[in-house]
RNA sequence: GGAAGGUUAGCUCAGCUGGGAGAGCACUCGCUUGACGUGUGAGAGGUCGCAGGUUCGAGCCCUGUACCUUCCA
Numbered sequence: 001g002g003a004a005g006g007u008u009a010g011c012u013c014a015g016c017u018g019g020g021a022g023a024g025c026a027c028u029c030g031c032u033u034g035a036c037g038u039g040u041g042a043g044a045g046g047u048c049g050c051a052g053g054u055u056c057g058a059g060c061c062c063u064g065u066a067c068c069u070u071c072c073a
Base pairs, nucleotide, nucleotide: 001072002071003070004069005068006067007066010025011024012023013022019056027043028042029041030040031039049065050064051063052062053061
């Protein structure tokens, strides 16, 4: 220098054909317990890497760019 994949909640990751932003774990609160843990119910938590474009509408499509991993040179 070239190519491929990845970037979404604190962590690990889904998100189908463009229309509801989600799961598990963790966290907070209630119930349960003498207490802790376990179990159970509820809740909080998001610039979907960044910028721009297309569209009535973008996590998803297009362009540019940053970072991570792998491969080629």
The prediction has a mean pLDDT of 82. This is a predicted structure of a 73-nucleotide RNA (transfer RNA) from an uncultured Lachnospiraceae bacterium. It matches the Rfam family "tRNA". Gene Ontology term of the family: triplet codon-amino acid adaptor activity. The family's RNA type in Rfam is transfer RNA.